[in-house]
This is a predicted structure of a 373-nucleotide RNA (Bacterial RNase P class A) from a Rhodospirillaceae bacterium. The source organism's lineage runs through Bacteria, Pseudomonadati, Pseudomonadota, Alphaproteobacteria and Rhodospirillaceae. The RNAcentral record of the sequence draws on ENA.
RNA sequence: CCAGAUGGCUGGAUGGCUGCCUUUCGGCAAUGGGGAAACCCGCCGAGGGGAGGAAAGUCCGGGCUCCAUGGGAACACGAUGCCGGGUAACGCCCGGCGGGGGCAACCCCAGGGAAAGUGCCACAGAAAGCAAACCGCCCGGCCAUGGCCGGGUAAGGGUGAAAGGGUGCGGUAAGAGCGCACCGCGGUCUUGGCAACAAGACCGGCACGGCAAACCCCAUCGGGAGCAAGACCGAGUAGGGAUGGCGUAUGGCGGGUUUCCACGCUGCUAUCCGGGUAGGUCGCGCGAGGUGUCUGGUAACAGGCGCCCCAGAUGAAUGGUCAUCCGUCUCCUUAGGAGACGACAGAACCCGGCUUACAGGUCAUCUGGUGCU
Numbered sequence: 001c002c003a004g005a006u007g008g009c010u011g012g013a014u015g016g017c018u019g020c021c022u023u024u025c026g027g028c029a030a031u032g033g034g035g036a037a038a039c040c041c042g043c044c045g046a047g048g049g050g051a052g053g054a055a056a057g058u059c060c061g062g063g064c065u066c067c068a069u070g071g072g073a074a075c076a077c078g079a080u081g082c083c084g085g086g087u088a089a090c091g092c093c094c095g096g097c098g099g100g101g102g103c104a105a106c107c108c109c110a111g112g113g114a115a116a117g118u119g120c121c122a123c124a125g126a127a128a129g130c131a132a133a134c135c136g137c138c139c140g141g142c143c144a145u146g147g148c149c150g151g152g153u154a155a156g157g158g159u160g161a162a163a164g165g166g167u168g169c170g171g172u173a174a175g176a177g178c179g180c181a182c183c184g185c186g187g188u189c190u191u192g193g194c195a196a197c198a199a200g201a202c203c204g205g206c207a208c209g210g211c212a213a214a215c216c217c218c219a220u221c222g223g224g225a226g227c228a229a230g231a232c233c234g235a236g237u238a239g240g241g242a243u244g245g246c247g248u249a250u251g252g253c254g255g256g257u258u259u260c261c262a263c264g265c266u267g268c269u270a271u272c273c274g275g276g277u278a279g280g281u282c283g284c285g286c287g288a289g290g291u292g293u294c295u296g297g298u299a300a301c302a303g304g305c306g307c308c309c310c311a312g313a314u315g316a317a318u319g320g321u322c323a324u325c326c327g328u329c330u331c332c333u334u335a336g337g338a339g340a341c342g343a344c345a346g347a348a349c350c351c352g353g354c355u356u357a358c359a360g361g362u363c364a365u366c367u368g369g370u371g372c373u
Base pairs, nucleotide, nucleotide: 001369002368003367004366005365006364007363008362009361010360012325013324014323015322016321017320018319020050021049022048023047024046025045026044027043028042032041033040034039052344056355057354059353060352061351062350063349064226065225066224067223069262070261071260072259073258074257075256077222078221079220080219081218082096083095084094085093086092097111098109099108100107101106112217113216117215118214119211120210121209134157135156136153137152138151139150140149141148142147165183166182167181168180169179170178184206185204186203187202188201189200190199191198192197230282231281232280233279240273241272242271243270244269245268246267251266252265253264254263289308290307291306292305293304294303295302296301326342327341328340329339330338331337332336
C1' cells in the first nucleotide's frame, strides 16, 4: 500500500431572531372563559428538561394490573433440545465440545434418539432396504470370425445427490475384506477433563445408507387476559325481553380436558331483539436506572465506593429563518470558485433480548499478499 475479518463511536457543529411541550419558584387573575357535571383552560418573570440505536417488527422473556379459583395426578396442545456458566427470566448472552465453510483471521449449525415403530428418497439407472447385474471381465459348450447358451463376478465403466466402506499390496480362472497394512466402523479398558468429549492400548473383517426444519420416542418448561390492563369521579340506564337445550340443591357452574381434595357462587348454555356508557382525573416514571473507578472472573457478569436524575404528550410537543463552518460528490480552476447532497427513521406503561433498515465519517485489534528498510 492492497484485499479481508471482528469490535466500538458518531451520524452534522456554532451563533442571532422567533415559535412549541413539560416542570420548579415568585407575582397577577380567580365575581374570567368552556362544560349538564366531574373537571379543564389563563397572563408575566426567572431557572431545569424535551425522541432512538434501532423508538421499527410485535418475535421471545418478564415487571406491573385484574380475574374465585387454589393444590395434586394424568392426558392434550405448544415451545426448547451438546456441556458448563450468567441472568429476574428467556427460545437470550458468555465460554467450551463436536460438525461444516474459508489459505487464514473468523463465520455458520432447527447440535438428544434412525437396532421402538411408521413413512419418504422424484427423474435417471439393472438396482435406492436387504438388495441388484446394463456395459464389461473370466471359465465351459455350440457355431465359425461374429454371435448364442450355461456358470462365476461386483475390482473397471455408465446413471444419479447418494450404488453398500476407502487407499495400497498379495491372491484368484477373473475378481471380491478373500487375506494383510493403514485409515474408517463397533466393543472393552486406561489416562486427562465438573462435563460435552479427546488421546492411547487391545479385540473384532465388520459393514445394517440418508432424511426426525417427516410423523414419532425421550428430557425440560408452560393459568388466562392485558395499559384499549385497572382505580376513582361525573352523568345515565333495562341486572331487560323472546325461542330452544341441559338441569333443578344428592344438582349445576368456576380461563385446555379428565379425575381427587378444598373453597366460592346459585342456575348453565345457543340464537335473536332491545337499552345505557365513547366525559374527566389517575395509572404516567427513582427504575432488575445511568455513569466513573476498584476488586473477582478467560468472559458474559457480580459486588464495593463515588457522581447523576435524563420526555410524559392525549388528535397528539422539538419547529421556522438567516449566517458561518464541517463532510461527500461533480464541474471549472494559480491560490481558489460554483453547484448538488448529508442515511435509516419519531416515544405513548416500562425493562432484558432477538430480527430487520441504515448515505457518510472515524477508532482499535487481527489475517493474507506485495514492496522498502